[in-house]
RNA sequence: UUUUUCGGGAGAGAUUCUAUAUUAAGAACGCCGAAGAGGCAAGCGAAACAGAUUGAGUCAGGGUUUGUUAAGUGAAACUUUCAGGUAAAAGGACCGAAAAA
Numbered sequence: 001u002u003u004u005u006c007g008g009g010a011g012a013g014a015u016u017c018u019a020u021a022u023u024a025a026g027a028a029c030g031c032c033g034a035a036g037a038g039g040c041a042a043g044c045g046a047a048a049c050a051g052a053u054u055g056a057g058u059c060a061g062g063g064u065u066u067g068u069u070a071a072g073u074g075a076a077a078c079u080u081u082c083a084g085g086u087a088a089a090a091g092g093a094c095c096g097a098a099a100a101a
Base pairs, nucleotide, nucleotide: 001101002100003099004098005097006096007095008094013029015028016027017026018025030086031085032084036082037080038079039078043073044072047069048068049067050066051065052064053063054062
């Protein structure tokens, strides 16, 4: 670090309608943010341009360094709400314990 087991673990309509019916499905209007998925800040930074400087030198070009722009990279409990969820149960990021690899 990963997996398994055990314990803890939030939010938001038991909304309305349909029907072959009450587990479940479809539709309508809301809502939540903690499975999963997408987005980005600082920072880093390819490359380009400009200045300074260095040594050789006919020039071109090269090295070092400063500044500007900047592809890209870039986390979360932030954000999007695709997925998921909206009584209980289940699920649940994350936290603790044990075991295994």
Predicted 3D model of a 101-nucleotide RNA (Glycine riboswitch aptamer) from a mouse gut metagenome. Its mean pLDDT, the model's own confidence on a scale to 100, is 78. The RNAcentral record of the sequence draws on MGnify.